RNAcentral holds the sequence, with entries from ENA. A computed fold for a 1385-nucleotide RNA from an uncultured bacterium, annotated as small-subunit ribosomal RNA. Its Rfam family is "Bacterial small subunit ribosomal RNA". Rfam links the family to the GO terms structural constituent of ribosome and ribosome. The prediction has a mean pLDDT of 87.
[in-house]
RNA sequence: GAGUUUGAUCCUGGCUCAGAGCGAACGCUGGCGGCGUACUUAACACAUGCAAGUCGAGCGGUAACAGGUGUAGCAAUACAUGCUGACGAGCGGCGAACGGGUGAGGAAUGCUUCGGAAUCUGCCUCGUAGUGGGGAAUAACCAGCCGAAAGGUUGGCUAAUGCCGCAUACGAACUACGGUUGAAAGCGGGGGAUCGCAAGACCUCGCGCUAUGAGAUGAGCCGAAGUCCGAUUAGCUAGUUGGUGAGGUAACGGCUCACCAAGGCGACAAUCGGUAGCUGGUCUGAGAGGACGACCAGCCACACUGGGACUGAGACACGGCCCAGACACCUACGGGUGGCAGCAGUCGAGAAUUUUUCUCAAUGGGGGAAACCCUGAAGGAGCGACGCCGCGUGGAGGAUGAAGGUCUUCGGGUUGUAAACUCCUGUCAUUUGGGAACAAGUGCCAACAAGUAACUACUGUUGGCUUGAUAGUACCAGAAGAGGAAGAGACGGCUAACUCUGUGCCAGCAGCCGCGGUAAUACAGAGGUCUCAAGCGUUGUUCGGAUUCAUUGGGCGUAAAGGGUGCGUAGGUGGCGCCGUAAGUGGGGUGUGAAAUUUCGGAGCUUAACUCCGAAACUGCAUUCCAUACUGCGGUGCUUGAGGACUGGAGAGGAGACUGGAAUUUACGGUGUAGCAGUGAAAUGCGUAGAGAUCGUAAGGAAGACCAGUGGCGAAGGCGGGUCUCUGGACAGUUCCUGACACUGAGGCACGAAGGCCAGGGGAGCAAACGGGAUUAGAUACCCCGGUAGUCCUGGCAGUAAACGGUGCACGUUUGGUGUGGGAGGAUUCGACCCCUUCUGCGCCGAAGCUAACGCGAUAAGCAUCCCGCCUGGGGAGUACGGUCGCAAGGCUGAAACUCAAAGGAAUUGACGGGGGCCCGCACAAGCAGCGGAGCAUGUGGUUUAAUUCGAAGCAACGCGAAGAACCUUACCUGGGCUUGACAUGUGAGUGACCGCCGUGGAAACACGGCUUCCCUUCGGGGCACUUUCACAGGUGGUGCAUGGCUGUCGUCAGCUCGUGUCGUGAGAUGUUGGGUUAAGUCCCGCAACGAGCGCAACCCUCGUCGUAUGUUGCCAGCAUUUAGUUGGGGACUCAUACGAGACUGCCGGUGACAAACCGGAGGAAGGCGGGGACGACGUCAAGUCAUCAUGCCCCUUAUGUCCAGGGCUACACACGUGCUACAUUGGCGCGUACAGAGGGCUGCGAUACCGUGAGGUGGAGCGAAUCCCUUAAAGCGCGUCUCGGUUCGGAUUGUAGGCUGAAACUCGCCUACAUGAAGGCGGAGUUGCUAGUAAUCGCGGAUCAGAACGCCGCGGUGAAUACGUUCCCGGGCCUUGUACACAC
Repeated sequence: GAGUUUGAUCCUGGCUCAGAGCGAACGCUGGCGGCGUACUUAACACAUGCAAGUCGAGCGGUAACAGGUGUAGCAAUACAUGCUGACGAGCGGCGAACGGGUGAGGAAUGCUUCGGAAUCUGCCUCGUAGUGGGGAAUAACCAGCCGAAAGGUUGGCUAAUGCCGCAUACGAACUACGGUUGAAAGCGGGGGAUCGCAAGACCUCGCGCUAUGAGAUGAGCCGAAGUCCGAUUAGCUAGUUGGUGAGGUAACGGCUCACCAAGGCGACAAUCGGUAGCUGGUCUGAGAGGACGACCAGCCACACUGGGACUGAGACACGGCCCAGACACCUACGGGUGGCAGCAGUCGAGAAUUUUUCUCAAUGGGGGAAACCCUGAAGGAGCGACGCCGCGUGGAGGAUGAAGGUCUUCGGGUUGUAAACUCCUGUCAUUUGGGAACAAGUGCCAACAAGUAACUACUGUUGGCUUGAUAGUACCAGAAGAGGAAGAGACGGCUAACUCUGUGCCAGCAGCCGCGGUAAUACAGAGGUCUCAAGCGUUGUUCGGAUUCAUUGGGCGUAAAGGGUGCGUAGGUGGCGCCGUAAGUGGGGUGUGAAAUUUCGGAGCUUAACUCCGAAACUGCAUUCCAUACUGCGGUGCUUGAGGACUGGAGAGGAGACUGGAAUUUACGGUGUAGCAGUGAAAUGCGUAGAGAUCGUAAGGAAGACCAGUGGCGAAGGCGGGUCUCUGGACAGUUCCUGACACUGAGGCACGAAGGCCAGGGGAGCAAACGGGAUUAGAUACCCCGGUAGUCCUGGCAGUAAACGGUGCACGUUUGGUGUGGGAGGAUUCGACCCCUUCUGCGCCGAAGCUAACGCGAUAAGCAUCCCGCCUGGGGAGUACGGUCGCAAGGCUGAAACUCAAAGGAAUUGACGGGGGCCCGCACAAGCAGCGGAGCAUGUGGUUUAAUUCGAAGCAACGCGAAGAACCUUACCUGGGCUUGACAUGUGAGUGACCGCCGUGGAAACACGGCUUCCCUUCGGGGCACUUUCACAGGUGGUGCAUGGCUGUCGUCAGCUCGUGUCGUGAGAUGUUGGGUUAAGUCCCGCAACGAGCGCAACCCUCGUCGUAUGUUGCCAGCAUUUAGUUGGGGACUCAUACGAGACUGCCGGUGACAAACCGGAGGAAGGCGGGGACGACGUCAAGUCAUCAUGCCCCUUAUGUCCAGGGCUACACACGUGCUACAUUGGCGCGUACAGAGGGCUGCGAUACCGUGAGGUGGAGCGAAUCCCUUAAAGCGCGUCUCGGUUCGGAUUGUAGGCUGAAACUCGCCUACAUGAAGGCGGAGUUGCUAGUAAUCGCGGAUCAGAACGCCGCGGUGAAUACGUUCCCGGGCCUUGUACACAC
């Protein structure tokens, strides 16, 4: 920096990612080289080999090897001989305490830094003084014995630089200052004179030895500071702390001991528990920090485990000793042996860590005079991509943009200059040849110099010879050929990189968010792309990001977080001067801060890694000098902080005692009678044994109406009748006094509501528990009737609260306004207020500022200082364990495992609320008629079935798709057929027809057979048709949750938005809210808004009035003529068709804000939208439809396509919706009689006439229709009849006989006549429609249609009732409020 809490936003906050690192491991892959690096686990156990020896110039010697000599022998050879080179074992010296390994232990006897004094120090360096003379042993060896072995033992011989004395004592140690004590070792080289038989003496050189001084190096000891976590470890300590004396040590010291004293350590964390080697440094980080302590280097500790000492200069000793233990091995069972945390290597453990290699050539170490020997230190090689670094896997050209792959909109794109192909190059690897540096020394030889009296020795210089594990390696040259050398991960966002196929919440992925339920850029594969590259990913781990423990650099009103409150201890912090000091602080010098590392400059390997040189740095510590502003410390003053004295008033501040009245209850008495009480409604309860009511009296307890107030007091909890006593604090005023006496406050102490506990009182009312009555599905509740603890008092315990201002205390400081409590002053007044100033409280509103916002704002949550408490994701959990307090209840302190990716704060927009306000709608109410009951019709569910095709599902599915299923329709079932197909286009081949007619089989489809039979032509062919082939057709198969289109619904509800501006960190707000008004976001006014768009309204159609024009098929007033507008005629009227007019709150009055508008009126056919229709904003319901149609994807292809026959969609214990007809007298029946509108008609409507009881038939005039027909409208009206009866109501059902349509009415049509005459007597809970030409009622027409409406769509006739009103039910609109909701109750 990013992702992730939300619909969106800001904040808080956690989780996660991108970076760097690693002694790593795992997966896939792997060409070369250089430099590094490699058991982090079992300090588990170890076979085998090696890792510490050396010195013969210390010694006695001679086991092995070699040489020499001697004897015997011709010789081979045998024997002898320490004579020589050498040397097993032994004595002796030095070394073995270094080097190498490991990190178990250890929180301090450790380490780091800086200091210190009471010490030792082999070998080494520089000095001084010596090195004289004796002695006794003992290994080896020899002999004997014991034992399996390891080994032991006895006797005897022998040497020394082994051991012990004597002498000497410069110096040393001790000292009673007189003195006393104590050393030594020899070995080798050389040699002139002199001496000696010789050895040698002697001289000299070198190496040793002894004593001692100094140095260097190394080691021991002491001090200070620093050095992990836990307080759920708070007290620890008897050698403990100190002293005296003694012992001990190289040395100080309780190091040890005796005695004496009673100390010592600890909140600045003792003690205890856990963990850990420490450091230079390494990694990370801007830094401060954090984590780590492999390799390299310093220190420490350890060496199978525990303990102990010996030797020694040095050890309490990795490859030494003793004891004990565990383990392992050998054994003759008696007893022995061993210690890889050395180098290799083995087993085991583990995710995991190498060769039983070469050499001492170099560097270094031990021994030696040296040669030299030893050296698993070291130098090299080997193995591992474990890490870092370098190189390569080719370069240039090359478009038909090849093939293949892949995608595709089928055109093409991409892989891709990539390949092929052409021309080059030769790093690395391969091969051939050459071929290093690291080597200087030592030694030997020669020369010279020095040395000596001289020569030699010794020493130095020069020259020559000799020494290489790595290694025939690095490097160089030649040869050949692009020939041998690329993978891993990723591609939804974070995060660079996208498509196809498969899969279908499966398989799987995933670091977080999250992908996958049929169109997955997230799974798997493929193509392509991206990033790194001999590596790439994954896992683990550290730091970072994380300012997420915040010193740098955070917070605590509401997100996690202020202790319930005060007093006060330690501690922290602290007013104004002066003097001193110099601890802090600042500056300079000196010492130290090992090297390596890091940084900079340079150098060497071809470069780099790596290595080397130089510089800087090592931010630290110590010491010294200087400065004195600030802090500290010491001293001395001051008054402003703080406190005291005096005066004054306010107050439910606290404690105790006393006391009054109202009310409740109870008791007693009086009056009095049937109820009272209680609730939403009731019941339990009380009452005729006299309640309740009312009057009087008495008892007793508790609480304090009015006053009373965001009034007062108190630290908080809290405090309210009155009086008295005692008492705390605050405030104001005035001067005086003290002189920083202050602030805060871990622990500690005290106070601390209600409830609770213990003991004793008290108990009127109220009231947990409990009992009863209700409510309820239940009701361990809410409501009611009772009622005990308790509430009250005294004494004690408890110690918690939303103990809240959710805001710790103190102090300073920063514009204002206003109210109120207490005090003082001023001004003024007759006086009291009002007013002004000031101090101190309690509130409200607000500036700057702060805040995530809300909000805070002199009573800060502003700006600063001091101190305390507390927080660090949610849950688990304030839980468990431990401790502590409590009589108990419980309080305080206070985790973890596990689990989630959030949990949260504030604000925003919606939605919702049995929240509020305003308003509307046949929403309720007021009415009328219904439905729900009956029968039938129709649709649906269910059931049934071979099939009962499919869809529609609350409103908004259910007389819906379907404006009409006997066949067809038809999609379903059964059976029979077809396969380029019932239908379209193209193509290759063939044929010439196809159609039609006839015959046979068949249920038909169809199959077979027969007859008949083409057109045009430029003669190439074309058209048409058939057969056949290949492409393809076809699908009412799936997905309406992939879609288009169309539709329903909220809803004809009044809303939904935008631009610019403004406000807000932002989501958003404003506008659109407000005051009126309207059917309306309709209009007016106001307003940080101003405008605009889609909706509303209007424009369109129709009905209502009038005018004009035109009059046929329409009309007929007047004139003729008629049975009849029939005819002549007429245009007046009706009507028809066009075009116009008319209505606009225009006019008047009132109300209103001088507005919009509303109310009333006039005129008018119509009045405030005149009635009706069409018209449906942004959007919602993944609403409906893949079966109208279209369409992506999937599926079927001799079938899920297509043809045919029959059946089914019409089934029927049942349930629901929608209708029709009724139940009758406002009626039924019979006869007579009047008046419509709107439609339809040629495969049609069909008149007059005739037949039939009728349905209907015969027949055919007229009419493609303002002409003819359907077409008699019915209710109505008049007259008659019926008379309350399941009827002259009602018509279901059934029988018979008919009619019509149609190939065909069995399943399964409609109608007629006669007969039959079911249920049904107005319908439970509930529920629907309708506000006027409406409901109700009456008939008529049309679409579909061969036929088949009680459905649907229309038309007219007759023609009501009611609306007080908006509390309630339902739906909707606006404002507001709450929200833990947002797939939104």